Predicted 3D model of a 366-nucleotide part of an RNA (large-subunit ribosomal RNA, domain IV) from endosymbiont of Sipalinus gigas. It is recorded under the gene name rrl. It matches the Rfam family "Bacterial large subunit ribosomal RNA". The source organism's lineage runs through Bacteria, Pseudomonadati, Pseudomonadota, Gammaproteobacteria and Candidatus Nardonella.
[in-house]
Context: one part of a larger RNA
RNA sequence: CUCGGGUGAAGGAACUAGGCAAAAUGAUGUCGUAACUUAGGGAGAAGACAUACUAAUAUGUAAGUUAUUUUAUAUAGCUGAAAUUAGUCUAAGAUAACGGCUGGCUGCAACUGUUUAUUAAAAACACAGCACUGUGCUAACAUGAAAAUGGAUGUAUACAGUGUGACGCCUGCCCGGUGCCGGAAGGUUAAUUAAUUAAGUUAUUUAAUUAUAUUGUAAAGUAUAUUUAAAGAAGCUUUUGAUAGAAGCCCCGGUAAACGGCGGCCGUAACUAUAACGGUCCUAAGGUAGCGAAAUUCCUUGUCGGGUAAGUUCCGACCUGCACGAAUGGCGUAAUGAUGGCCAGACUGUCUCCACCCGAGACUCA
Numbered sequence: 001c002u003c004g005g006g007u008g009a010a011g012g013a014a015c016u017a018g019g020c021a022a023a024a025u026g027a028u029g030u031c032g033u034a035a036c037u038u039a040g041g042g043a044g045a046a047g048a049c050a051u052a053c054u055a056a057u058a059u060g061u062a063a064g065u066u067a068u069u070u071u072a073u074a075u076a077g078c079u080g081a082a083a084u085u086a087g088u089c090u091a092a093g094a095u096a097a098c099g100g101c102u103g104g105c106u107g108c109a110a111c112u113g114u115u116u117a118u119u120a121a122a123a124a125c126a127c128a129g130c131a132c133u134g135u136g137c138u139a140a141c142a143u144g145a146a147a148a149u150g151g152a153u154g155u156a157u158a159c160a161g162u163g164u165g166a167c168g169c170c171u172g173c174c175c176g177g178u179g180c181c182g183g184a185a186g187g188u189u190a191a192u193u194a195a196u197u198a199a200g201u202u203a204u205u206u207a208a209u210u211a212u213a214u215u216g217u218a219a220a221g222u223a224u225a226u227u228u229a230a231a232g233a234a235g236c237u238u239u240u241g242a243u244a245g246a247a248g249c250c251c252c253g254g255u256a257a258a259c260g261g262c263g264g265c266c267g268u269a270a271c272u273a274u275a276a277c278g279g280u281c282c283u284a285a286g287g288u289a290g291c292g293a294a295a296u297u298c299c300u301u302g303u304c305g306g307g308u309a310a311g312u313u314c315c316g317a318c319c320u321g322c323a324c325g326a327a328u329g330g331c332g333u334a335a336u337g338a339u340g341g342c343c344a345g346a347c348u349g350u351c352u353c354c355a356c357c358c359g360a361g362a363c364u365c366a
Base pairs, nucleotide, nucleotide: 001361002360003359004358005357006356007355008354010352011351014350019347027051028050029049030048031047036041038166052088053087054086055085056084057083063079064078065077066076067075068074089093101345102344103343104342105341106340107339108337109336113125114124129164130163131162132161133160134159135158141150142149143148167332168331169330170329172262173261174260177259178258179255180254181253182252183251186250187249188248192244198238199237200236201235204231205230206229207228208227210225211224212223213222214221215220263281264280265279266278267277290324291321302318303317304316305315306314
């Protein structure tokens, strides 16, 4: 020096991010116990007092119990307090061990519960309660290529999904956008239907080339075959796509405890200031109640009051809400919490400021 244990003058949180750690409290009985409250709690609130041993009351009292007796009573036996009084000893009588610290203000979450096995236990999750939506049973929904199964051997006081989160008081305005629900007149429209259009192909027709046969004196003609060009019906192939054609979308309504949203500018009162009031622009509608420098406030350590000698935290107000606000719930709230912030008492080596003691190591020597 490290680890474990102990003691300490005076002070007593001055330590520190923070009373972290330590100290302190602690038992039983009796008395006594505030605000607030959902009347259950709060509460072991807080705060006091008593506590050992001996004797007597009582050579066993109060009380209990057993036997005898039909019962009461009485008698006999067994067990046996509390309390009071008197006394004894100590510094100290719950003498050791075991064994709540307490109070005040406030945020958050109602509560018990759950959670990041291995840095987070919480204000997060859950919760009872509340609300909306879906589902009529071969239910909705979920798992599964399917068979089938769960839901459920249940049946709308049921089941499933979503949000909120006990309780109390409440939950305002907006349906323009997005979604969902309803409507069916009109518009648009898929597969499909296939009128029509165009191109190719060619039986055939016409014209010409060549060859052969034939008629003819010849010119020329006729027939067959061949080659080329032009036109070309029907069919076939390709193409075009009139017409008919559902839901959806467009369209018309509803719906916010559906997703969500909830304004500017200017002027005005007999001091000043402010603006109940007026004007104007925009909007679907312009934030109601309640709360508010807040787990939300940038400026900001806002301003005022309280607490301190001194307080960026804390408590109470104000409202100028950068950027609260009503089941993405708003505001309260007793109880509860290994919950966050602040204050007080008690207590202490946390500290002023360190010292010593007992052990285990490290270290040195053997």